[in-house]
Predicted 3D model of a 535-nucleotide part of an RNA (small-subunit ribosomal RNA, 5' domain) from an uncultured bacterium. The full RNA is in RNAcentral, with records from ENA and SILVA. Its mean pLDDT, the model's own confidence on a scale to 100, is 86.
Context: one part of a larger RNA
RNA sequence: AUUGAACGCUGGCGGCAGGCCUAACACAUGCAAGUCGAGCGGUAACAAGCUAUAAGUUUACUUAUAGUGUUGACGAGCGGCGGACGGGUGAGUAAUGCCUGGGAAUCUGCCUAUUAGUGGGGGAUAACCAUUGGAAACGAUGGCUAAUACCGCAUAAUGUUGCAAAACCAAAGAGUGGGACCAAGCAAUUGGCCAUUCGCUGAUAGAUGAGCCCAGGUGAGAUUAGCUAGUAGGUAGGGUAAAGGCCUACCUAGGCAACGAUCUCUAGCUGGUCUGAGAGGACAACCAGCCACACUGGGACUGAGACACGGCCCAGACUCCUACGGGAGGCAGCAGUGGGGAAUAUUGCACAAUGGGCGCAAGCCUGAUGCAGCCAUGCCGCGUGUGUGAAGAAGGCCUUAGGGUUGUAAAGCACUUUCAGCGGGGAGGAAGGAGCAACUGUUAAUAGCAGCUGUUUUUGACGUUACCCGCACAAGAAGCACCGGCUAACUCCGUGCCAGCAGCCGCGGUAAUACGGAGGGUGCGAGCGUUAAUC
Numbered sequence: 001a002u003u004g005a006a007c008g009c010u011g012g013c014g015g016c017a018g019g020c021c022u023a024a025c026a027c028a029u030g031c032a033a034g035u036c037g038a039g040c041g042g043u044a045a046c047a048a049g050c051u052a053u054a055a056g057u058u059u060a061c062u063u064a065u066a067g068u069g070u071u072g073a074c075g076a077g078c079g080g081c082g083g084a085c086g087g088g089u090g091a092g093u094a095a096u097g098c099c100u101g102g103g104a105a106u107c108u109g110c111c112u113a114u115u116a117g118u119g120g121g122g123g124a125u126a127a128c129c130a131u132u133g134g135a136a137a138c139g140a141u142g143g144c145u146a147a148u149a150c151c152g153c154a155u156a157a158u159g160u161u162g163c164a165a166a167a168c169c170a171a172a173g174a175g176u177g178g179g180a181c182c183a184a185g186c187a188a189u190u191g192g193c194c195a196u197u198c199g200c201u202g203a204u205a206g207a208u209g210a211g212c213c214c215a216g217g218u219g220a221g222a223u224u225a226g227c228u229a230g231u232a233g234g235u236a237g238g239g240u241a242a243a244g245g246c247c248u249a250c251c252u253a254g255g256c257a258a259c260g261a262u263c264u265c266u267a268g269c270u271g272g273u274c275u276g277a278g279a280g281g282a283c284a285a286c287c288a289g290c291c292a293c294a295c296u297g298g299g300a301c302u303g304a305g306a307c308a309c310g311g312c313c314c315a316g317a318c319u320c321c322u323a324c325g326g327g328a329g330g331c332a333g334c335a336g337u338g339g340g341g342a343a344u345a346u347u348g349c350a351c352a353a354u355g356g357g358c359g360c361a362a363g364c365c366u367g368a369u370g371c372a373g374c375c376a377u378g379c380c381g382c383g384u385g386u387g388u389g390a391a392g393a394a395g396g397c398c399u400u401a402g403g404g405u406u407g408u409a410a411a412g413c414a415c416u417u418u419c420a421g422c423g424g425g426g427a428g429g430a431a432g433g434a435g436c437a438a439c440u441g442u443u444a445a446u447a448g449c450a451g452c453u454g455u456u457u458u459u460g461a462c463g464u465u466a467c468c469c470g471c472a473c474a475a476g477a478a479g480c481a482c483c484g485g486c487u488a489a490c491u492c493c494g495u496g497c498c499a500g501c502a503g504c505c506g507c508g509g510u511a512a513u514a515c516g517g518a519g520g521g522u523g524c525g526a527g528c529g530u531u532a533a534u535c
Base pairs, nucleotide, nucleotide: 001534002533003532005531006530007529008528009527012382013381014380015379016378017377018375019374020340025338026337027336029335030334031333034081035080036079039078040077042074043073046072047071048070049068050067051066052065053064054063055062056061057060088293089292090291097218098217099216100215101214102213103212106210107209111206112205113204114203115202116201117200118199119153121151122150128143129142130141131140132139133138159168160167161166173198174197175196176195177194178193181192182191183190184189219265220264221263226256227255228254231253232252233251234250235249236248237247238246268290269289270288271287272283273282274281275280295316296315297314298313299312318329319328320327321326346372348371349370350369354368355366356365357364358363385415386414387413388412395406396405397404398403419476421471422470423469424468425467429462432458433457434456435455436454437453439451440450441449442448479524480523481522482521483520484505485504486503490519491518492517493516494515500507501506
């Protein structure tokens, strides 16, 4: 000088930051990942409309009941996208990691650009209904039905395979609007058709992200000296998105190592942080990048991406439910509880902003995030008054008893009102969104859609915000450590090698500036000391 600190005494306000370093110990409770009805069949709840019945009367309304998916919507279900991001932790890992610099044998949902398509069919299955098993969790059987779910057929190149010839591979529709025309229907209307928007499929390129390889660097121990059989290399094959002993068969007998292999201990790495003139040393909280992990161990499935924290399966330990047959669970997410510990916070508010997921959008979700609460844990700022005031008051302490000192300190007089308090006003964080109108583009169109402009109406958790004005009163706000030397600061009383102090030297055995108290002083100041730790 510093700290994610703790402890003791003390404690007014604000801003900005930080806050389980220990048990990767166990967890009650709530929340932390959903969304889309513009993919689908539908209708459990709510609201509206319509129909029917009944009652009441102001005889065209009200109420009640029932029906109806017609509309707004929507529980459960099928389907799509997202749950691989975001958030946590540092157990493991001394190299399958990280940092720096190179490399070739790869993949990449959503996004951007370009290009070619989007034809024609089929069979199922949830939901639902019926029967039925089980205490529950959860099922079983039979039957009905839809799709942007699933499967063939057609088409097929700059795609894949191949030397070539050739062979092979796809798709899905939905919304909105519409003048004429066509079809169905008694009609309302629906569909074709046209336009447009969003999708879907193949291909190419980009962007982003990810996988892989190489070199150098990245702790300690030699009281660890030898280690290794898929081991080292080759051939062939398999496997992967991809090179490769990654795996297998065969062949060769290699490979690593005092420039420290192997083994043991310790440890996430880095940008950085602290210190220091620097070189260096120590550290890896917060913030950011990478990695690893998700009760312990193992495994794959789905998918563009996982071998997946809030997914699945198996085994184990632990906890819970049970009708004893069987089931359920995983806070190293945010709060919170017990425990451990010297020690570390609220079971708060809001999606208003930023960002993310889904959605055409409105919007919904978001313990990410934004805020608030607690804590002097740290840094910074402000205040606890200002001026005047000598009879140098009283009191205290000391005294050579004259006086000295506390001390302009107080009182008194004059003034100010920061902060806190009370009252009033009041930004910015808000960009957007929705309705209406005009214009431009698309178009057959004055629909629709997109863009832009105008106008109207609105969106703030924080929040009793920041800030400003007014009111009243010096009013509400100072302690802690030290005073022998190092080291700034001295006397008296008590004690008597006792009680005690102490970082080192050392003080104390009757005149202690070193112990305890007092007066005085010194240093810092909402802090001051002590302990621990690093330079």